This is a predicted structure of a 1470-nucleotide RNA (small-subunit ribosomal RNA) from uncultured Caldilinea sp.
The prediction has a mean pLDDT of 85.
Rfam family: Bacterial small subunit ribosomal RNA.

């Protein structure tokens, strides 16, 4: 840094998706060792055990116990005194720290800067001043009692640094006088009076330690304030102690913080309340930054400590291991009551994907207490567990090629694994053994980790490699298995018999004690765009305009200093981060130093700009005068034409209407026409690219009322100005609603017609509602220029509206300026392109609106508006991997234009009906082998199926094999011929004959037997192939180099204007060339010249065979034409315009056909799918197609007679004369390997006669009997051929369809191939006779070129839309039902606290001895929690039923849209 994925390709557009980087993680597979960390993210869910906050005897009172000394003794004891001391008590300090969570909070809760003139502060430090003298209780303990128990109750004694008076206090507090001083102010300091009130505790080891008071300071707290701090307007209005005031309570302290009274007020779109989420930060993760996302460890702060409340004690508490009372929960319990709180270590259970020992130790560091000495301390070091992460180390290191065995793959030659291995030296980190052995503790003793790190010595390569991926994207390929199956897959997408993508293997490749994987967060994403995005057509300009609030605003000048800049000051805790250095072997980690962070404060300066302010000015804006144009709106009258309808005339059968009909008027008199009369609507020509108007939209004429606009003057004001969220109005057509109108037109509706159907449509006939008016609502359109508004600026040319000015003129026309409007072409520039281009989609700037993947959806819910339709605002599950957007090549069009073609059309013959021939389907079969399947398969492969062919059945046989190769071993009467015999034959048997080649004489070849490799497959895949081959299409067309134009596919060229049979030529042309095609070279054919020639008839010619030559080139001539190409006509000339036929078939398309022609790769098969053999079948037959032949007759048929030909083929062969025979054919065998000779006297239509006379015939010849020939081993299945006899259908063919434009068609025989015959009527060739017809491109059908559209590109046989049925999903609505959380009204009041009260007690102080003050209990009143009652909001869950909505290879029904998509399309309404 980017990459894959929408397409045929291409650009942009846009989403998705990957590669990094992270993590308090967890899941599979794997684990070797160390070192620093980190380790309930879920149930603020319950908790068993332990343990975590005490400790002072130097504040007091007692002392169990024990220990000495003594007295006493009835030897049990009693008992005085010394020392020492548990446990408890009073009393003091700590327990408000320290450790745990993050529930709740959106908050001065936290950051950051202030403020505190509104305050507090034990224990610490510093200064001053000061401890004087008394009183009463009272626990511990005693005696009695209550209770299971927790704990108490009565009465007694008792201390004190406990409690309470009293004295002293210039400092301290109240009240209050003066002066100074300082601030802006409120008030604040400071000094001097005056009145009144207020302290204290002792204890000692004699060194000290406390006490009281005042002032200062250190840390530490409290409250205010500024500014910062998530989402949601589908939450917009909140607020009654609410916002002030005055006067009072209360607190340390300022305040409605409470109270009593006034006053009516505060907040809010700058988002107020009111809902969701949520501990804040320092940091952390990413990231280039800005940002984004987190807030675990570690550090600040804040809450809270079973769910609520709620005081007390203190210097601090509304107190995690304290008190009270509500709940909920759980434990005891004697049933009277009682007790608890793990979100402290450590552990359980439960939750969960998921997170640890009921360890040591106060050595250290910190911390309570103590004068110390110590006690205490799950803070805290320390081990234990865990790859959880982060860093270190290792699993060995050098040689080592026969490139070993294995394993894989192979073209089988060989590659690979791989110097790996083994194998020779080495070494020892780790590891096991053994020895020593710290630092951490500044003097002494004291180390939990700890016999640990480190060190030294021995053994020994010994004890240690795995994960995951190899289609791209991403580095790594092979085989076998699997066969849309099993799977994989982050995206795209792999698998349907050759899967580099699925499972294994083997090889690669990446990482490495870890590897993937999953789940998050940031990144790439310039995919919310401040840095850094856009709205013509990809999402995206509101339907227009007015306009408050915001936001933004000319020139000149003064001040000002809030924006802005800059200097210093402070602050921005450490930890973290960056750089610098140091310690641990290294690193991680740890230390030291510097750096860096704020929209912050305080100051000091600057004045350009910007904001505020004072004067000015005219060019923005607005006035004013004076022309001008106008469908600009409103109201009103008036007009003609023309449709309907009524009336009368006249007049007769139709009329209308359509693609083509009907239905429908009409003999009751239409239609047509001529009077006249009625009503409604809309206003022809003029009319234009024209005008106006904010859009929406506005058209006969006058008249009234009225907006706006433009021009031309240059006199007034003087910045007055743009844009605008909410707002307010105007807005086509449709539709509402009340009343009017009502002529045509017409949703709906009705009929007629199309149609497979037509609940439609083009179309016909009708018709209501509307369409018109007048008031009222709605308020939306593709409301479009799919382009907000305003202002400046950047070349032009040409129209066409309205002024003006200047020349010109009598007047004009004309010409030349200028201003406003409106089109079209273009420079520059913009843009994915396509277009935009003074009317901008260039170039700025202001302002407002709106996008943010595509479906779901402009839908649900809620809100607002509407009489209602329904409009506005506006989501989400859930689904896809795309969804558009502009061009580009193509292919397509029931789009266009040009042009060809037996394509039509014009002809001529047939085809489709019959018999029959062959091919196919089809159906039968033991098998009817297989293959071909629109044109382009169906007389194709097959130019020859009786056996054989034969690939197919059915039985019989053979297994190394019917054939090829090599190796091993055997083999002598061997190889080979092969009698009988059994057999259907194959085979089986085995008498009987009987050898070869080299030879160094040993042998060796070749057979032949047996074994092993292998052989053999018309088994399968033509979608794995080669190679032919079909077909568009002998259609004229496919491409390339360079150039050039496009961002790019691509284009150009190859179009364009002529011409051709042609991309053939010619002219133009940003193209110039060139290639594969065309043509030409080749063959034959038509004429002519020459040369040479036999195959027996004599010769020459000439036919005719062979060769060489000539000939035709649009070369002449006339017209045409761009006077090019070239066309038309003429000479000539056997041939004329490519003379005619052939052969040649571009890039390419149908996975077109062949694996049964041959070849071939994979697969299958191997006593069978192989080989051999006999029979059978390929020939079957209700049927249907297709290819023919042969007829249906007289242009025939039968008989006679007679004439002309070419091309062939001939030795297992063509066969002649001649003989027989009615004839197929027999016999014969002459010539001939062929211009001699044979087929072959070669025709045959044809020509001359006679017949036959329209008839199923003297037509046609199927079918059948009989009798014969012929090939062949063998015509039974299943051959041809002859002769006689038999004589079927058929009498010119429905829809529809084939050929073929001249020696063509028809129409006639001839011959060849293949063959032993032949089912040959087929095919290939050959000659004979020998026409008709084209006026033309309108259609059909196939083609080519330009061109249009397109939502096709497997490219129209394309695509693709709704509905119905079926299956899963989410999800709206619903009578309801269930929780959550909340406002508002009320009842209730625990327990506290404050009052109030005197009902009961009452030790200090007074006291006149009666009492009193004070206090305690009790009671009550407020305030309140718990908890109830009503009655709304809001949310979540279900809810019979119901509504669209998405998804889903192969379900129905049409066919809507994509091309004029076949009725253009589509937006809005009904």
């Nucleotide at each position: 840094a980017g990459a894959g994925u929408u397409u045929g390709a291409u650009c942009a557009u846009g989403g998705c998706u990957c590669a990094g980087g992270a993590u308090g993680a967890a899941c599979g597979c794997u684990g070797g060792c160390g070192g620093c960390g980190u380790g309930c993210c879920u149930a603020a869910c319950a908790c068993a055990u332990g343990c975590a906050a005490g400790u002072c005897g130097a504040a007091c009172g007692u002392g169990a116990g024990g220990g000495g000394c003594g007295u006493u003794u009835u030897c049990g004891g009693a008992u005085g005194c010394c020392c020492u001391g548990a446990a408890a008590g009073u009393g003091g300090c700590g327990a408000a720290c320290g450790g745990g969570u993050g529930a709740g909070u959106a908050a001065c809760a936290c950051g950051u800067a202030g403020a505190u003139a509104a305050c507090c502060u034990g224990c610490c430090c510093u200064g001053g001043a000061g401890u004087g003298g008394g009183g009463g209780a009272u626990a511990a303990c005693c005696a009695c009692u209550g209770g299971a128990a927790a704990c108490g109750g009565u009465g007694g004694c008792u201390a004190a640094u406990a409690c309470c008076g009293c004295a002293u206090a210039g400092g301290c507090c109240c009240u209050u006088g003066a002066a100074g001083u300082c601030g802006g102010g409120a008030g604040g300091c400071u000094u001097c009076g005056a009145g009144g009130g207020g302290a204290a505790a002792g204890c000692u080891c004699c060194g000290g330690c406390g006490c009281u008071u005042c002032a200062g300071g250190a840390g530490g707290g409290g409250u205010c304030u500024g500014c910062g701090u998530c989402c949601g307007a589908u939450u917009a209005g909140c607020u009654a102690g609410u916002u002030g005031g005055c006067g009072g309570g209360g607190u340390a302290a300022c305040g409605g913080c409470c109270c009593a009274c006034c006053a009516a007020g505060g907040c809010g779109a700058c988002g107020a309340u009111c809902g969701g989420u949520a501990g804040c930060u320092g940091g952390u993760c990413u990231g280039a930054g800005a940002g984004g996302a987190c807030g675990a460890u570690c550090a600040g702060c804040c809450a809270c400590a079973c769910g609520g409340g709620a005081a007390c004690u203190g210097a601090g508490a509304c107190a995690c291991g304290g008190u009270c009372c509500c709940g909920a929960c759980u434990c005891c319990u004697a049933c009277g009551g009682g007790g608890g709180g793990c979100a402290g270590c450590a552990g359980u259970g439960a939750g969960g994907a998921a997170u640890a020992u009921u360890g040591g130790g106060c050595a250290a560091u910190g911390g309570g207490c103590g004068c110390a000495a110590g006690c205490c301390u799950g803070a805290c070091c320390c081990a234990g567990c865990a790859a959880c992460g982060c860093c270190g180390c290792g699993u060995g290191g050098a040689g080592g090629a026969a490139g070993a065995a294995g394993g894989c793959c192979u073209u089988c030659g060989g590659g690979u694994u791989g110097u790996a291995a083994a194998c020779u030296c080495c070494u020892u980190u780790u590891g096991c053994a053994g020895g020593g052995g710290a630092a951490g503790a500044g003097a002494g003793a004291g180390g939990a980790c700890g016999g640990u790190a480190c060190c030294c010595u021995g053994c020994g390569a010994a004890u240690c490699a795995g994960c995951c991926a190899c289609g791209g994207c991403u580095a790594a390929c092979u085989a076998c298995g699997u066969g849309c199956c099993a799977g994989c897959a982050g995206c795209c997408g792999c698998g349907g018999u050759a899967a580099u993508a699925c499972g294994u293997a083997g090889g690669u490749g990446g990482c490495g004690a870890g590897c993937g994987u999953u789940a998050u967060c940031c990144g790439g994403a310039a995919u919310u765009a401040c840095u850094g995005g856009g709205c013509g057509u990809a999402a995206a300009g509101c339907g227009c305009a007015c306009g408050c609030a915001g936001g933004c605003g000319g020139c000149c000048u003064g001040g000002u200093a809030a924006g802005u800049c800059u200097g210093a000051c402070g602050u921005g805790a450490a930890a973290u981060c960056u750089c610098c250095u140091g310690g641990c072997u290294u690193a991680a980690c740890c230390g030291g130093g510097a750096g860096g962070g704020g929209u912050c404060g305080u100051u000091g300066g600057a004045a350009a700009c910007u904001g505020c302010u004072g004067g000015g000015c005219u060019u923005g804006a607005g006035g004013c005068a004076g022309c001008g144009a106008g469908a600009g709106g409103g109201g009103u009258g008036c007009g003609g034409a023309a449709u309907u309808c009524c009336c009368g005339g006249u007049g007769u059968a139709g009329u209308g209407g359509u693609g083509g009909a009907a239905u429908a008027c009409g003999u009751a008199g239409a239609g047509a026409u001529c009077g006249g009369g009625a009503g409604g609507a809309a206003c022809a020509c003029c009319a234009g690219a024209g005008g106006c108007g904010a859009a929406a939209g506005c058209g006969g004429c006058g008249c009234c009322c009225u907006g706006g606009c433009g021009c031309u003057g240059a006199c007034c004001u003087g910045a007055c100005g743009c844009u605008c969220a909410g707002g307010u109005g105007c807005g086509a057509a449709a539709g509402c609603g009340u009343g009017g109108g009502g002529a045509g037109c017409a949703a709906a509706c009705g009929g007629g017609a199309u149609u497979a159907g037509a609940u439609a449509c083009c179309c016909c006939c009708g018709g209501u509602a509307g369409u018109c008016c007048a008031c009222g609502c709605u308020g939306u359109a593709a409301a479009c220029g799919a382009u907000g508004a305003g202002c400046a600026c950047u070349g032009g040319g040409u129209g066409u509206g309205g002024g003006u000015g200047g020349a010109g003129u009598c007047a004009a026309a004309u010409c030349u300026g200028u201003c406003c409007g409106u089109g079209c072409c273009g420079a520059a520039g913009c843009c994915a392109a396509c277009g935009c281009g003074c009317u901008a989609a260039g170039u700025g700037c202001u302002c407002c609106g709106c996008c943010u993947g595509g479906g779901g959806a402009g839908u649900a819910c809620g809100g607002c508006c509407g009489c209602a339709a329904g409009g506005c605002u506006a989501a989400a599950a859930c689904u896809c991997a795309a969804a558009g957007g502009a061009a580009u090549u193509g292919a397509c069009g029931g789009g266009g234009g040009c042009c060809c073609g037996c394509a039509c059309a014009a002809g001529c013959a047939g085809c489709g009906g019959a018999g029959c021939g062959u091919g196919u389907g089809g159906u039968u079969u033991a098998a009817u082998u297989c293959g071909a399947u629109g044109c382009a398969a169906c007389a194709c492969g097959a130019a020859g199926a009786a056996c054989c062919u034969u690939a197919c059945c059915u039985g019989g046989g053979u297994u190394u094999g019917a054939c090829a190769u090599g190796c091993a071993g055997g083999u002598a009467g061997u190889a080979g011929u092969g009698a009988a015999g059994c057999g259907a034959a194959a085979g089986c048997g085995g008498a009987a004959c009987g050898a070869c080649c080299c030879u160094u004489c040993g042998g060796g070849g070749a057979g032949c037997c047996u074994g092993c490799a292998c052989a053999g497959g018309u088994g399968c895949u033509g979608c794995a192939u080669g190679g032919c081959u079909g077909u568009c299409g002998u259609c004229a067309g496919c491409u390339c180099g360079u150039g050039u134009c496009g961002u790019g596919a691509g284009a150009u060229g190859u179009u364009g204007g002529g011409u051709u049979a042609a991309g053939u030529c010619c002219c133009g042309c940003a193209a110039c060339g060139a290639g594969c095609g065309c043509a030409a070279c080749c063959c034959u054919u038509g004429u002519c010249g020459u040369c040479a020639g036999u195959u027996a008839u004599a010769c020459g010619u000439g036919u005719c065979u062979g060769g060489c030559g000539a000939g035709a080139c649009u070369g002449c001539c006339g017209g045409u034409a761009u006077c090019a190409a070239a066309c038309c006509g003429g000479a000539g000339g056997a041939a004329g315009g490519u003379g005619g036929g052939g052969a040649u078939g571009a890039c390419g398309u149908c996975a077109a056909g062949u694996c049964a022609g041959c070849a071939u790769g994979g697969c299958c098969u191997u006593u069978a799918u192989a080989u051999c053999c006999a029979g059978g079948g390929c020939u079957a037959c209700a049927c249907a197609c297709a290819c023919g032949c042969u007829a249906c007759a007289a242009u025939g048929g039968g008989c006679g007679g007679u004439a002309c030909a070419a091309u062939g083929g001939g030795c297992a062969g063509c066969g002649a004369a001649g003989g027989g025979g009615c004839g197929a054919c027999c016999u014969g065998g002459a010539g001939c390997g062929a211009a001699u000779c044979c087929c072959a006297g070669c025709a045959a239509a044809g020509c001359c006669g006679c017949u036959c006379g329209u008839a199923g015939u003297u037509c046609a010849g199927a079918u059948u009997g009989c009798a014969g020939g012929c090939u062949g081993c063998a015509a039974c299945c299943c051959g041809c051929c002859u002769g006689c006899a038999u004589g079927a259908a058929g009498c010119c063919g429905g829809a529809g369809u084939u050929g073929c434009u001249a020696g063509u068609a028809a129409c006639c025989g001839c011959a060849g191939g293949u063959c032993a015959g032949c089912c040959a009527u087929a095919c290939u060739g050959c000659g004979g006779u020998g026409a008709a017809u084209a006026c033309g491109u309108u259609c059909c059908c196939g083609g080519g070129c330009c061109u249009u559209g397109u939502a096709c590109a497997c490219a129209c046989c394309g695509c693709c839309c709704g509905u119905c049925a079926c299956a899963c999903c989410a999800u709206g609505g619903g009578a309801g039902u269930g929780g959550g959380u909340u406002g508002c009204u009320c009842c209730a009041g625990a327990a506290g606290u404050a009052g109030a009260u005197a009902g009961u007690c009452u030790a200090a102080c007074c006291c006149u001895c009666g009492g009193g003050a004070g206090g305690a209990c009790g009671u009550u009143u407020a305030c309140c929690a718990c908890g109830g009652a009503g009655u709304g909001a809001u949310u979540c869950a279900u809810g019979a039923c119901u509504g669209g909505g998405g998804u889903g290879a192969a379900g129905u029904c049409g066919u809507a849209a994509c091309a004029a998509g076949g009725u253009a399309a589509c937006c809005g309404u009904a």
The sequence is in RNAcentral, with records from ENA, Greengenes and SILVA.